RNAcentral holds the sequence, with entries from MGnify.
Bacterial RNase P class A from a marine eukaryotic metagenome, 346 nucleotides, folded computationally.
Its Rfam family is "Bacterial RNase P class A". It is annotated as a ribozyme.
Of the family's consensus pairs, 94% are formed in the model.

[in-house]
RNA sequence: CAAGUGAUCGCUGGGCCGCAUAGCGGCUGAGAGGAAAGUCCGGGCUCCAUAGGGCAGAACGCCGGGUAACACCCGGUGGAGGUGACUUCGAGGAAAGUGCCACAGAAAGUAAACCGCUAUCUUCUGAUAGUAAGGGUGAAAGGGUGGUGUAAGAGACCACCGCAUAUUCGGUAACGAGUAUGGCAUGGAAAACCCCGUUCGGAGCAAGGUCAAGCAGAAGGAAUGGAGCGGCCCGCUUCUCCUUCGGGUAGACUGCUAAAGUUCUUUGGUAACAAAGAACGUAGAUGAAUGAUCACUAAGCUGUGCCAGGUAACUGUCACAGCUUACAGAACCCGGCUUAUGAGUC
Numbered sequence: 001c002a003a004g005u006g007a008u009c010g011c012u013g014g015g016c017c018g019c020a021u022a023g024c025g026g027c028u029g030a031g032a033g034g035a036a037a038g039u040c041c042g043g044g045c046u047c048c049a050u051a052g053g054g055c056a057g058a059a060c061g062c063c064g065g066g067u068a069a070c071a072c073c074c075g076g077u078g079g080a081g082g083u084g085a086c087u088u089c090g091a092g093g094a095a096a097g098u099g100c101c102a103c104a105g106a107a108a109g110u111a112a113a114c115c116g117c118u119a120u121c122u123u124c125u126g127a128u129a130g131u132a133a134g135g136g137u138g139a140a141a142g143g144g145u146g147g148u149g150u151a152a153g154a155g156a157c158c159a160c161c162g163c164a165u166a167u168u169c170g171g172u173a174a175c176g177a178g179u180a181u182g183g184c185a186u187g188g189a190a191a192a193c194c195c196c197g198u199u200c201g202g203a204g205c206a207a208g209g210u211c212a213a214g215c216a217g218a219a220g221g222a223a224u225g226g227a228g229c230g231g232c233c234c235g236c237u238u239c240u241c242c243u244u245c246g247g248g249u250a251g252a253c254u255g256c257u258a259a260a261g262u263u264c265u266u267u268g269g270u271a272a273c274a275a276a277g278a279a280c281g282u283a284g285a286u287g288a289a290u291g292a293u294c295a296c297u298a299a300g301c302u303g304u305g306c307c308a309g310g311u312a313a314c315u316g317u318c319a320c321a322g323c324u325u326a327c328a329g330a331a332c333c334c335g336g337c338u339u340a341u342g343a344g345u346c
Stems, first nucleotide, its partner, number of pairs: 001342001003297007011031002014028006033327001037338002040336005045204004057200005062076005077091001078089004092195002097193002100188002114135002116131006143161006162184001163182008208254004217245006225239005261280008298325008307316003
């Protein structure tokens, strides 16, 4: 970027005109996307709930910025990867507590003595004691390297590195660079429970609103009516028709597309983005429109042929023929993320 142009036949809305009718016909103009998808996250809008606060639950989790908001984006810091350009990371707490660390291994977290090393004793083969330097096991073995020291060893001591605490300087901050002290205290895992901090009321356009057949209901009337209350009157009940009424089903309309809008320019900002100006006016279906056919052109692939280059394999221009031109389909709207996908470029 999402093939283009034209013709014919259709589909759904808008406007205008005609018939004279709740439809038909004519003219005119409009009619899917970068993801319309998944419905994962965040908002607008609507209704319900809501004094205020808490519990539970969920999401998020380095720092700063952007935004209506976000789990998104931008810029940094730190870790990891790469020779590098650069890429990538759910990146709070394991000295609050509880639990876990398979197998192997002597020992898996109050350390531990299997082999080895050393001392003593000894019946000469072992026993006792010391030892975490070395071996072996393991994903992981209780700071690392070198030295001093020692019977052998050991942060026991020393230097450097790491770590912790305090502090200085730089930076808005994350953090970085140093200085001093400590002598190791703090194994891993929070994608175990948990703790800390921040945020979160619920349901959703089938939300919600307006009009409103039929049926049922209420009131009044026709009425000095019919029927029932054992015969009559009053009274009561009930039946038929009409009018009115509120609620409201079917149905219709609305919500519905001008929106945190799109494009361009300028300004501010490293950037995300913001502000100003100009221009544009851009689907609104609902058993759900937006399509089909033909022609020409374009692009790609394959084959054939001519020509050119090359020793050859092969490559390229041109001509002809055939095939292909994806993923996919709005449903209240918007911002993201993820996934699907043809071609091109860096």